[in-house]
RNA sequence: GCGCCUGUAGCUCAACGGUAGAGCACGGAGCUUAUACCUCCGCGGUUCUAGGUUCAAAUCCUAGCAGGCGCA
Numbered sequence: 001g002c003g004c005c006u007g008u009a010g011c012u013c014a015a016c017g018g019u020a021g022a023g024c025a026c027g028g029a030g031c032u033u034a035u036a037c038c039u040c041c042g043c044g045g046u047u048c049u050a051g052g053u054u055c056a057a058a059u060c061c062u063a064g065c066a067g068g069c070g071c072a
Base pairs, nucleotide, nucleotide: 001071002070003069004068005067006066007065010024011023012022013021018055026042027041028040029039030038048064049063050062051061052060
């Protein structure tokens, strides 16, 4: 330099173009003499950035940025 893949909650990941969710973590309550386990509830997001298409974009298109893999 070229090609491909990935970017969503604190972390790991989902999500036909039509209200962004789960597990873990965190907070509270229950349980216990107490802690842990377990159960219930809660908290949590400018979906990497900027444009474009569309009635409507996390999703499609373009250009960037970051990371990974391969080739040279």
Molecule: transfer RNA
Organism: Candidatus Giovannonibacteria bacterium RIFOXYD1_FULL_48_21